[in-house]
Predicted 3D model of a 325-nucleotide part of an RNA (large-subunit ribosomal RNA, domain IV) from Elaeis guineensis. The full RNA is in RNAcentral, with records from SILVA. Model confidence (mean pLDDT): 82 of 100. Lineage of the source: Eukaryota > Magnoliopsida > Mesangiospermae > Petrosaviidae > Elaeis.
Context: one part of a larger RNA
Order: sequence, then C1' cells, then structure tokens
RNA sequence: CCGUGGAGAAGGAACUAGGCAAAUUGACGCUGUAACUUCGGGAUAAAGCGUACCGCAGCGAUGCGGUCUCAGUAAAAUGGUUCAACCAACUGUUUAACAAAAACACAGGGCCCUGCAAAAUCGAAAGAUGACGUAUAGAGCCUGAUACCUGCCCGGUGCUGGAAGGUUAAGGAAGGUGUUCGGAGCAAUCCAAAGCUUCUGACUGAAGCCCCAGUAAACGGCGGCCGUAACAAUAACGGUCCUAAGGUAGCGAAAUUCCUUGUCGGGUAAGUUCCGACCUGCACGAAUGGUCUAAUGAGUUGACACUGUCUCCUCCACGAGCCCG
Repeated sequence: CCGUGGAGAAGGAACUAGGCAAAUUGACGCUGUAACUUCGGGAUAAAGCGUACCGCAGCGAUGCGGUCUCAGUAAAAUGGUUCAACCAACUGUUUAACAAAAACACAGGGCCCUGCAAAAUCGAAAGAUGACGUAUAGAGCCUGAUACCUGCCCGGUGCUGGAAGGUUAAGGAAGGUGUUCGGAGCAAUCCAAAGCUUCUGACUGAAGCCCCAGUAAACGGCGGCCGUAACAAUAACGGUCCUAAGGUAGCGAAAUUCCUUGUCGGGUAAGUUCCGACCUGCACGAAUGGUCUAAUGAGUUGACACUGUCUCCUCCACGAGCCCG
C1' cells in the first nucleotide's frame, strides 16, 4: 500500500450523475392500526410492549414464587419507513453475453374484410393452413383494466359506392398510299378489274383516370390583424382578411416550457430538484386516445429515519504484497 471483516468523537448525504456501498429495520407473542378504495384491499400499515433459567400448580394456554448477567429472538438465519408526485392498470414478456423499462404483451374497446370451394396466407402446380371451424367464427389494423368522456374538418391522400359525359390500349376496320394485268393519250399523265403489301387510317373499343357522392376509433388537419368598458389594466363586444375547418371538454413551466432558477405559496437555517397553484401552451389535447384513479412495480423523482458516502480520516483483526535475515 492492497483485500476481507470490525469499531469510531462532533456533524449527518455536506459525498455523488445517483444514498452507489454501508448502516437502520428484522424473529415470535400481545396491543393497536389512518387517508384512500374498484369494499377485495391498503396492512406485517404506522405506533407501542414483552421474550432467559429454576421450583410448584395445571392436560395445556398460563399463573405464583425464586435466581443470574451490561445484555435472555443473548449466536446464525431474519422487512428500513412514510408522506407525496410521474409513468404503466394489474400477473406476465424482452435486447442469451453493456439496456428489465415508462418498451412488448394483456383483459377490455373500436374500425374494416370474409356467406364457405370464405376472406387471408404458402406454393410453378397439385395441394395445404385457415378448419374437420361457419359471422357469439376467422383474418388484418389501431387503442390498451375500470370510471368520466372521445369535439370540429371529407379541401388533399386513401378506401367504398356511382355511372351521364370527357380521355383511353391491344384488337377490329370503311377508305387511302406503294406495286401491277388491261385501256386511253405524242408525252406528262389519267381510268380501272383481281391480288400482294412497307405504310396510313375516319370509326369502334374495357377497367383506370377526370368527374359525382359517402367515409376521420381511415392517413391526417384543427388561423391572422385592428378597435372597444367612467383611473389604469383587461376585453364579455365589434370590424376585417383567409380557410376544408380554425383546438371543444379536460389538462397545462408538464417524461412536453426555449426565454427560465417564470411568478406566488409549501417544505429547509438556507431548495436550479420536489409539491400545490397561476396560464404568457417557443411547440398539450381527445382510441397517433384526453383526464382521474384503488391495487401492483428489482421503474423514475422529492421527503423522514439511519449511517465513515462525506467534512477527514483514525484504530483493530486476519490475509496478501513489500523490507530484513
């Protein structure tokens, strides 16, 4: 100096990204137990007291008397707690070997497709799964217990339906072009039957698209400017421009707030964190779900207790290293 244990004055998280690590608590019996609640819980809540041995009585629980220690769950094993907040309802699942979570799943909710030789999926096909099932079934997508709710917009994109008109492919096709028997003409050229054909072609021609509707628990979207009340401030009110419609309820400096350590209140001697409010929401918002919520959580944050984490280190035991022989 290192490792593993043990003890520590005063303070008690000042350490640190973070109470990481350690300490506290702990067993059994008795007393007692709040808010809240989905009435099951919360709950070992919290808080408090007791505990050995000997003799006697008793089936026993236990009672009475006595004995010793600083100490009787005498060692070991053996919950720190509570008040709040966030997220996720819950038990569960996950990055085998840096992430266990607020991520995934979930019961519950919704939309959409599918009438059975089902839709969907695999396969070149045969065939198979779906399913030896049949819409209380099966597939896909979204949300994520319960409770209270889920506003406005169909202009864009998608999907569904419609068929009047426009556009439109291959194919079909009257006609034309080229070539040519024959005829007319001095010639240029013209007429013209039957074929062939590089080419051309009026017209015909489905779905789709254009078009017309519906549809947002489909993808998505949800405004400016100016003025106005008898102090001032503010603006219930008015005007105007634009839009498909201009964000409703609820929540809000939030896992979202830049300015920001916003302002006020609480907690502390002192609080960039935390809790309660306010609303000026840079840039919340309703199944891309919104808001509340008992219980649950090796989740995240604040608080109490407790402590060598620290102020600031010291000592002891054992073991290694090291030094000397």